A computed fold for a 347-nucleotide part of an RNA from an uncultured bacterium, annotated as small-subunit ribosomal RNA, central domain.
[in-house]
Context: one part of a larger RNA
RNA sequence: CUGGGCGUAAAGCGUACGCAGGCGGUCGUGAAAGUUAGAAGUGAAAGCCCCGGGCUUAACCCGGGAAUUGCUUUUAAAACUCCACGACUAGAAUACUGGAGAGGUUGGCGGAAUUCCGAGUGUAGAGGUGAAAUUCGCAGAUAUUCGGAGGAACACCAAUGGCGUAGGCAGCCAACUGGACAGUUAUUGACGCUCAGGUACGAAAGCGUGGGGAUCAAACAGGAUUAGAUACCCUGGUAGUCCACGCCCUAAACGAUGUGUGCUAGUUGUCGGGGUCUUAGACUUCGGUGACGCAGCUAACGCUUUAAGCACACCGCCUGGGGAGUACGGUCGCAAGAUUAAAACUC
Numbered sequence: 001c002u003g004g005g006c007g008u009a010a011a012g013c014g015u016a017c018g019c020a021g022g023c024g025g026u027c028g029u030g031a032a033a034g035u036u037a038g039a040a041g042u043g044a045a046a047g048c049c050c051c052g053g054g055c056u057u058a059a060c061c062c063g064g065g066a067a068u069u070g071c072u073u074u075u076a077a078a079a080c081u082c083c084a085c086g087a088c089u090a091g092a093a094u095a096c097u098g099g100a101g102a103g104g105u106u107g108g109c110g111g112a113a114u115u116c117c118g119a120g121u122g123u124a125g126a127g128g129u130g131a132a133a134u135u136c137g138c139a140g141a142u143a144u145u146c147g148g149a150g151g152a153a154c155a156c157c158a159a160u161g162g163c164g165u166a167g168g169c170a171g172c173c174a175a176c177u178g179g180a181c182a183g184u185u186a187u188u189g190a191c192g193c194u195c196a197g198g199u200a201c202g203a204a205a206g207c208g209u210g211g212g213g214a215u216c217a218a219a220c221a222g223g224a225u226u227a228g229a230u231a232c233c234c235u236g237g238u239a240g241u242c243c244a245c246g247c248c249c250u251a252a253a254c255g256a257u258g259u260g261u262g263c264u265a266g267u268u269g270u271c272g273g274g275g276u277c278u279u280a281g282a283c284u285u286c287g288g289u290g291a292c293g294c295a296g297c298u299a300a301c302g303c304u305u306u307a308a309g310c311a312c313a314c315c316g317c318c319u320g321g322g323g324a325g326u327a328c329g330g331u332c333g334c335a336a337g338a339u340u341a342a343a344a345c346u347c
Base pairs, nucleotide, nucleotide: 004318005317006316007301008300012315014201015200016199017198021194022193023192025088026087027086028085029084030083033081034080035077036076037075038074039073040072041071042070049065050064051063052062053061054060091191092188093187094186095185096183097182098181103177104176105175106174107173108172109171110154115149116148117147118146119145120144121143125136126135162169163168206247207246208245209244210243211242216240220236221235222234223233258314259313260312261311262310263309266292267291268290269289270288271287272286273285274284275283276282277281296303297302320347321346322345329340330339331338332337
């Protein structure tokens, strides 16, 4: 190198876009780089291999052949790949019409609840727990009524539902805006697929500056529990949780399943469109999202048109456990750290 793999055994980059690279639909014509066939030259000798021969044999030596899978030149072929030209519409894209949606950004508005403040009623408890205590309360708490402040989150609807590439997205209204889907023809005419580097986005926590601060709550304090209790339970409580801008770039970032395309029984829900009909509906078709299930696959579990089946294209990744996702070095970062990534040694 060939060969084997990646749902759960080691192994799919968190996700997307995309340069280089790799791969690429149908038909015709040409050319002949790859490809195939023939010929010529060359591929030193020795050696290796085969057939003979010479030393008594062997080693050794001699003769002949084969091999030297290659290169160069040349003559042809034109199926396939490449190249050039021309054509096509089944891939891809655009236009038009239409409905669905927590897709995104910005601004405004609303009600319930928690907390706090003021006032009224009212009196001795309230909280909390397995039981208690810390705690709050006669300076009037808890409860209840009215008024006010402020911040954060949006019950029911709600779903096995929807949207988004992923992270993720949920009160209502408006403005701006992205994508997907269906239908009809029309337009372009392979414009495509994948993608090392690269770029963008990327929950939570964390960091910087400035705001905000109701709730909850790392740290911390106290009360309990306990042999102890740096915990679980309770009372408090600061960062943080929220906003703006800038960083960080990691997750069981999961479907533990890369992307794209084609093919391979069905049954039954549901969401968004279309069509037909005998219209509470039935049948059918396209796109999503679930359950079950044949063939097939799988070590089994299970997967099964949303494949882990049958194939192709391209990328990423794996190679015993520990040491270790660590050390050193590089890059990035304000830092925390992230990323790239060993070895000795040991079993």
Source information: Its Rfam family is "Bacterial small subunit ribosomal RNA". Its family is annotated with structural constituent of ribosome and ribosome in the Gene Ontology. The RNAcentral record of the full RNA draws on ENA, Greengenes and SILVA.